[in-house]
Molecule: Bacterial RNase P class A
Organism: Candidatus Opimibacter iunctus
RNA sequence: AUCUGUGAUGUAUCUAUCGCUCCCUGAAGAGGGAGAGGAAAGUCCGGACAGCGUAGGGCACCGCACCAUCUAACGGAUGGGGUUCGCCCCGGCGAAUACAGAAAGUGUCACAGAAAGGAUACCGCCCGAAAGGCUUGUCCUUUAGGGUAAGGGUGAAAAUGUGCGGUAAGAGCGCACACAUGAUCGGGGUGACCCGGUCGUGAGAUAAACCUUGCGGGCUGAAAUGCCAUGUACACUUCAAUUCCUGACGCCAUGUAAAUGGCACUAUGGUAUCUGGCGGCUCGCUGGAAUAUGAAAAUAGUUGAAGGGGGUAGGCAGCUAGAGUCGCGGCAGCAAUGCCCGACCCAGAUAAAUGAUAGAUAUCCUGCUUUACGGCAGGACAACAGAAUCCGGCUUAUCCAUCACAGAUGCAU
Numbered sequence: 001a002u003c004u005g006u007g008a009u010g011u012a013u014c015u016a017u018c019g020c021u022c023c024c025u026g027a028a029g030a031g032g033g034a035g036a037g038g039a040a041a042g043u044c045c046g047g048a049c050a051g052c053g054u055a056g057g058g059c060a061c062c063g064c065a066c067c068a069u070c071u072a073a074c075g076g077a078u079g080g081g082g083u084u085c086g087c088c089c090c091g092g093c094g095a096a097u098a099c100a101g102a103a104a105g106u107g108u109c110a111c112a113g114a115a116a117g118g119a120u121a122c123c124g125c126c127c128g129a130a131a132g133g134c135u136u137g138u139c140c141u142u143u144a145g146g147g148u149a150a151g152g153g154u155g156a157a158a159a160u161g162u163g164c165g166g167u168a169a170g171a172g173c174g175c176a177c178a179c180a181u182g183a184u185c186g187g188g189g190u191g192a193c194c195c196g197g198u199c200g201u202g203a204g205a206u207a208a209a210c211c212u213u214g215c216g217g218g219c220u221g222a223a224a225u226g227c228c229a230u231g232u233a234c235a236c237u238u239c240a241a242u243u244c245c246u247g248a249c250g251c252c253a254u255g256u257a258a259a260u261g262g263c264a265c266u267a268u269g270g271u272a273u274c275u276g277g278c279g280g281c282u283c284g285c286u287g288g289a290a291u292a293u294g295a296a297a298a299u300a301g302u303u304g305a306a307g308g309g310g311g312u313a314g315g316c317a318g319c320u321a322g323a324g325u326c327g328c329g330g331c332a333g334c335a336a337u338g339c340c341c342g343a344c345c346c347a348g349a350u351a352a353a354u355g356a357u358a359g360a361u362a363u364c365c366u367g368c369u370u371u372a373c374g375g376c377a378g379g380a381c382a383a384c385a386g387a388a389u390c391c392g393g394c395u396u397a398u399c400c401a402u403c404a405c406a407g408a409u410g411c412a413u
Base pairs, nucleotide, nucleotide: 001409002408003407004406005405006404007403008402009401010400012361013360014359015358016357017356018355020035021034022033023032024031025030037384041395042394044393045392046391047390048389049221050220051219052218061217062216063215064214065213066080067079068078069077070076081099082097083096084095085094086093087092088091100212101211105210106209107206108205109204122152123151124148125147126146127145130142131141132140133139134137160178161177162176163175164174165173179202180201181200182199183198184197185196186195187194188193225317226316227315228314234308236307237306238305239304240303241302242301243300244270245269250263251262252261253260254259273289274288275287276286277285278284279283324344325343326342327341329340330339331338332337363380364379365378366377367376368375369374
């Protein structure tokens, strides 16, 4: 210098003409003002708001998981701690992090390897009865058997590492130093943790495997929800309750008996069905009958629930003044963020508006020109994409420009 990747910020502005939607002013004509994003997407989290539900507990299911702070809240953000990785050189810089528990239990670790977790003996090392040989030596060869896990091999990983001693050969078998881990003491820190001492242990990895521990989790969703207008038919069926009407059997007490009293204005029953007459005729009024209840009597209303049926599809609110936006503002804080000051009002549609044309500025590219700043001409202005109750995060897609970091290539020193 070029290219690639990651992250962050922005993702246009003005004028004129015509057109669309909303708001304001006006009697009207008309005038003024505003009008789609960084993700509006996904619907993955958390809420505001509205309606319903809610005594507590258990089981199941789901979510989170180091510490502190921020926030309305979050599975989010900021800053720290631990661990791992990379770079430079001993102390820093950067990145990632799904970071409670493996000594509660279960499962898995392919292939290779003798063996993959209270697991092992393939090669090897040591001892070696017995046999054989020869140069007759605690020499050589073979071997039953025994010891070993230091050396070699396999593997991602083989029971912590290095050194010394010791041993027949070896092993934390012993010692020194280190590493990991448990307990305890001292110091520092709000804390996670860090530094150091003493004693003990040296039984791997894996929980976005099952699981255990701790904390938390009500449902629905703007087509929520609320109100108004219009209009028809609820005088339908069934069940339940209640006001009213009616009202016992039987038992008990008293009594010579008849009977009286209590249980008791209790239990059961009553709106149904058939029929004569009249009328405004699927119905109403009036008279009668009889089912049922053990038997009689009474033969009226109201409320609620479920089923069935009929009508309506219109309008208003919710609906945008907010956990709001902006400021090379101020204070506190490492920061996220909080507080104060000042300014501003920046879509509200309902099948869904927010556009088209022309020119210019900003930005970028190419060429010419200038010592340079700059100037002139031509061209580009491309992606992902389109509000629907609103807000804070996360995730996904993405043109161009700028900045930071990382990598590769080339050149120079």